[in-house]
Context: one part of a larger RNA
Molecule: small-subunit ribosomal RNA, 3' major domain
Organism: uncultured beta proteobacterium
């Protein structure tokens, strides 16, 4: 200059406090330790690794294991020969493959020989290949401090210099926000604005979407919505405080007030953060082999440990019947209505729809009623069994779904985690990836709380100042 301090002031945050609901105990699912294994691929490891790369490991994926093969190669360029390509068929094998057969002749030039582009076969050799090491050789991109308010420059001054000042200092802010003041003047990178969505209005628009008409047809476009325009909010206005400033605090109109509420944006730099397994790439390594094929297993083990999370322990509840309301999505070798059959999982059927037109779709929790009545129960649903079903070439190792049966759980120790409003909690729904398979991710929308005296304490940050001492 700094970083540090169980130094000092001053200020912020779901940091604490004040309340909601977890988590820690249960049983499962997920990720990881660790143990095992032929392998259980590799990588991520305090915050910032552990539902993380993986938006889908039965085969594939893949990178690991064992077996069986191949060696100019699975792919890329040149050189030299042969053959169009390509389709059928036999035997051998778990495939790869390997070997017999057999059909066939295209395209451009050319009258033709011929030649050439593309494919295939061989042949030698430059080469390919490599998820193989080194993220401490890198680019790129992420993460984090942190959306914290901060980081720095030009010229001046000032100091012998290192460096200071500006950027301190008196309010004020969310803000290095902005005033005033100062040996500074000024400006860059960050704040903020500018963008995107949502809240409320006008005008134009009007089908597949609305309906004040109409049994429809069909007619209207006012409201709903839909998509482009525009207005609207800016401490404008009043009033108090304040330094007559900048701001504050009240209030009026307003759909919305003091950045409305949400997103997108991430300065200089730290962490030799993390990633050679997206990709790119120096540089060492492998070349009949660490590289290429193919099957079968493993990634899914299983005495234990932790994380994240689903579901529960019931009565604000669970079961039965009966009724009502969403938003945002997707759909062509997809979405699949009606009707039938089947307790069901699902089958059968085909209308319809390249979708504001048709499907996916029954929203649930809620409402009305109805039996249960505190019991391991009409809680709870794990594990076992099992006639089945549904994807697929195939569900033994290892898939989802349907029936029966019914375990552990009676609110969980020290300890810990999120949330300040349409948030928490709860209730469903949709999507990505996908043949099938989600309690994960990512999004929709319905119901909709309590509670904040306060900043002395814990953690994390920012300004000044201070210190024995140290690089």
């Nucleotide at each position: 200059u700094g970083a540090c301090g169980g130094g000092g002031a001053c200020c912020c945050g779901c940091a604490c406090a004040a309340g909601c609901g977890g988590u820690g105990g249960a049983u499962g699912a997920u990720g990881u330790g660790g143990u095992u294994u032929a392998a259980u691929u590799c990588g991520a490891u305090g915050c910032a690794a552990c539902g993380c790369g993986a938006a889908a490991a039965a085969c594939c994926u893949u990178a690991c294991c064992u077996a069986c093969c191949c060696u100019u190669g699975a792919c890329a360029u040149g050189g030299c020969a042969g053959g169009a390509a390509u389709c059928c068929u036999g035997u051998a094998g778990a495939g790869a493959u390997a070997u017999a057969g057999g059909a066939g002749u295209g395209c451009u030039c050319g009258c033709a020989a011929g030649a050439g582009a593309a494919c295939c076969u061989g042949c030698a050799c430059a080469c390919a290949g490599g998820u193989g090491c080194u993220g401490c050789a890198u680019g790129g991109c992420c993460g984090u401090c942190g959306u914290c308010a901060g980081c720095u420059c030009g010229u001046g001054u000032c100091g012998u210099g290192a460096g200071a000042u500006g950027u301190u200092g008196g309010g004020u802010u969310a803000a290095g926000u902005c005033c005033c003041g100062c040996a500074a003047c000024g400006a860059g990178c960050g704040c903020a604005a500018c963008c995107c969505g949502u809240g409320u209005c006008a005008g134009g628009a009007g089908u597949u979407g609305c309906u004040a008409c109409g049994a429809a047809a069909g007619g209207g476009c006012a409201c709903u919505c839909u998509a482009a325009u525009g207005a609207g909010a800016c401490u404008g206005c009043c009033g108090g405080u304040g330094a007559c400033a900048a701001a504050c605090c009240g209030g009026a109109g307003g759909a919305a007030g003091g950045u409305g509420g949400g997103g997108a944006u991430g300065a200089c730099g730290u962490c030799a953060g993390g990633u050679c397994c997206u990709c790119a790439u120096g540089g060492c390594c492998c070349u009949u082999a660490u590289g290429g094929g193919u099957a079968g297993g493993g990634c899914u083990a299983c005495a234990c440990a932790c994380g994240u999370c689903a579901u529960a322990c019931a009565a604000u509840g669970g079961c039965c019947g009966g009724g009502a309301c969403a938003g945002a999505g997707g759909g062509c070798u997809g979405c699949c209505a009606a009707c039938c059959c089947g307790c069901g999982a699902g089958g059968g059927g085909g209308a319809g729809c390249c979708a504001a037109u048709c499907c996916c779709a029954g929203a649930a929790a809620c409402c009305c009623g109805g039996g249960c009545g505190u019991a391991g129960u009409c809680c709870g649903g794990a594990g076992c069994g099992u006639a089945g079903u549904c994807u697929g070439c195939a569900a033994c190792u290892c898939g989802g779904c349907g029936c029966g049966u019914g375990a552990a759980g009676u609110c969980g120790g020290a300890a810990u985690c999120g949330c300040u409003a349409g948030u928490a909690a709860u209730c469903g729904c949709g999507g990505a990836u996908c043949a099938g398979c989600u309690u994960g991710c990512c999004g929709c929308g319905g119901u909709g709380a309590g509670g904040a005296c306060g900043u002395u304490c814990c953690c994390g940050g920012g300004u000044c100042u201070u210190g024995u001492g140290g690089a």